[in-house]
Predicted 3D model of a 130-nucleotide RNA (FMN riboswitch aptamer (RFN element)) from Propioniciclava tarda. Its Rfam family is "FMN riboswitch aptamer (RFN element)". Rfam links the family to the GO term FMN binding. Rfam's curators write: The RFN element is a highly conserved domain that is found frequently in the 5'-untranslated regions of prokaryotic mRNAs that encode for flavin mononucleotide (FMN) biosynthesis and transport proteins. Model confidence (mean pLDDT): 81 of 100.
RNA sequence: ACGUGCUCCGGGGUCGGUGUAACUCCGAACCGGCGGUGAUAGUCCGCGACCCGGAGGCUCGCAAGAGCCGAAGGUGGAGCCGGUGGAACUCCGGCACCGACGGUUAAAGUCCGGAUGAGAGGCAGCACGG
Numbered sequence: 001a002c003g004u005g006c007u008c009c010g011g012g013g014u015c016g017g018u019g020u021a022a023c024u025c026c027g028a029a030c031c032g033g034c035g036g037u038g039a040u041a042g043u044c045c046g047c048g049a050c051c052c053g054g055a056g057g058c059u060c061g062c063a064a065g066a067g068c069c070g071a072a073g074g075u076g077g078a079g080c081c082g083g084u085g086g087a088a089c090u091c092c093g094g095c096a097c098c099g100a101c102g103g104u105u106a107a108a109g110u111c112c113g114g115a116u117g118a119g120a121g122g123c124a125g126c127a128c129g130g
Stems, first nucleotide, its partner, number of pairs: 002129006008121001014028004029110002031099002033047004042097002051074002056069005079095005101113003
């Protein structure tokens, strides 16, 4: 060097308005996981998360059955114009756009919850292996 395990790993609702009631509506705010890339990306290419799915496995039960875990696969949002440059849908300027599920006295990217969870992934550290 390499392999395995552990540790690590998501930001953001404030003011005003309406209202019985809204951090959910309206006006103005705020936020942006990971890898890639001719030069830095929420909007390019891919991955993860969420959702659907359920091969298969585990536990309980005399049984009927119940509970839990869960591979493959599927779904999966949104950017243009101008400038600079050898090169940018990534930088600069301008104007846009997007954001799982369940909950809620009223509709949520920002509140609460599953979640002290899961996880792409990257450096480092520790342990073990050889």
Overview
Taxonomically the source falls in Propioniciclava (Bacteria, Actinomycetota, Actinomycetes, Propionibacteriales).